[in-house]
Context: one part of a larger RNA
Molecule: large-subunit ribosomal RNA, domain VI
Organism: Candidatus Wildermuthbacteria bacterium RIFCSPHIGHO2_02_FULL_45_25
């Protein structure tokens, strides 16, 4: 801009991906072999690497969390705190991202075949897999298997609704450079508040032991980011466009 309205689920022409390997056991010390050796064919079992998805465990990181703790400046000072030092440093640390971690994948089966094996079988009274005819046969090749897909302009199909529906614009997001894309606008969308998961580890005050550094009790306390759940306190205010159809004009 098109698919002659709109949503919502979809089919699948096409394209892309994926397709690897090995090692052990058993079959069986069986077949073969003087023997020394050691199978096909068949079943299971463990992996390499590769590759998807993910944080439940093991771990990174986590400069918005906690905690010790140096030097010095400041809150007048003592206690308690703040600034600066690579986040000063050092011990841990949710959420999210993550990989060394978890969890799956490669198969099985079809279809045509290649080399090769063939079956019937003339030409050539024989033979012959070919020449007509038939069949078996590989990680290749075409299916199955994952993804993308109707501008497949050959624009597909089902259902629903017909003032339907979208859009800006505001709250936002396990989407996201910016468009997209998804949740939402009177309701849990995002803040706040409140329980909690979880961290960190036992606050400040205060009393109480001990000259003192400190150490007990109060008290698994105090604080806490990005989790979860509940609550409308606080922001979600608003504005725009639109098909067909009908009628009036207007008009080539």
């Nucleotide at each position: 801009c098109g698919u002659u309205g709109a949503g919502u689920u979809u089919u699948g022409a096409a394209g892309a991906g994926a397709u690897u390997c090995g090692u052990u056991u058993c079959u069986a010390g069986u077949a073969c072999g003087a023997g020394a050796g050691g199978a096909c064919c068949g079943a299971a079992a463990c992996g390499a690497a590769c590759u998807a998805a993910c944080c439940u465990c093991u771990g990174g990181u986590g400069u918005a969390c906690c905690a010790g703790u140096u030097g010095u400046c400041c809150u007048g000072c003592c206690a308690a705190g703040g600034g600066c030092a690579u986040c000063g440093c050092u011990g841990g640390g949710u959420a999210g991202c993550u990989a060394a971690g978890u969890u799956g994948g490669g198969a099985a089966c079809g279809g045509a075949u290649a080399a090769g094996c063939g079956c019937u079988g003339a030409a050539a009274g024989c033979a012959u897999c070919u020449a007509a005819g038939c069949g078996c046969g590989a990680a290749a090749c075409c299916g199955c298997c994952u993804c993308u897909a109707a501008g497949a302009u050959g624009a597909g199909a089902a259902c629903u609704c017909g003032a339907a529906g979208a859009u800006c614009c505001c709250u936002c997001g396990a989407a996201g450079a910016u468009g997209a894309c998804g949740a939402g606008g009177u309701a849990a969308u995002a803040g706040g508040c409140u329980u909690u998961a979880g961290g960190u580890g036992g606050a400040a005050g205060c009393u109480c032991c001990g000259c003192g550094a400190g150490g007990a009790g109060u008290g698994a306390a105090g604080c806490c980011a990005a989790g979860a759940a509940g609550u409308a306190c606080u922001a979600a205010g608003g504005a725009u466009c639109a098909u067909c159809g009908c009628a009036a004009u207007c008009g080539a």